RNA sequence: CACUUAUCAAGAAAGGCGGAGGGACAGGCCCUGUGAUGCCUUAGCAACCAGCAGUAAUGUGAAGGUGCUAAUUCCUGUUCUGAGACGCAGCUUCGGCUAUGUUUCGGAAGAAGAUAAGUC
Numbered sequence: 001c002a003c004u005u006a007u008c009a010a011g012a013a014a015g016g017c018g019g020a021g022g023g024a025c026a027g028g029c030c031c032u033g034u035g036a037u038g039c040c041u042u043a044g045c046a047a048c049c050a051g052c053a054g055u056a057a058u059g060u061g062a063a064g065g066u067g068c069u070a071a072u073u074c075c076u077g078u079u080c081u082g083a084g085a086c087g088c089a090g091c092u093u094c095g096g097c098u099a100u101g102u103u104u105c106g107g108a109a110g111a112a113g114a115u116a117a118g119u120c
Base pairs, nucleotide, nucleotide: 002119003118004117005116006115007114008113013042014041015040016039017038021031022030023029025077026076027075028074043069044068045067048065049064051060052059053058073112078109079108080107081106082105083104084103085102086101087100089098090097091096
């Protein structure tokens, strides 16, 4: 790097170095010289693995291995679907009916990504 499984609405920041971009990609929208991203120190959050108890489900604790500490994975990307608005066409017994396009707000599934555990 690739594949499999699980999770992703909660949670948790100060200091130092350094000096311009960053939030994976695209579009949006944000963060940023009141110092970002990054690195280091300390602190914290969580509990995937490991530990402990248990047949198991599960529970427990946090001085082990990781991870994380702006915004829901910041939002949307694909498909299906509910409601509304607007436009257009046909039919009409003039009350409406049908088909279709754009768009707004939702729902479900998925894709992509991140993390963990495992496999080659």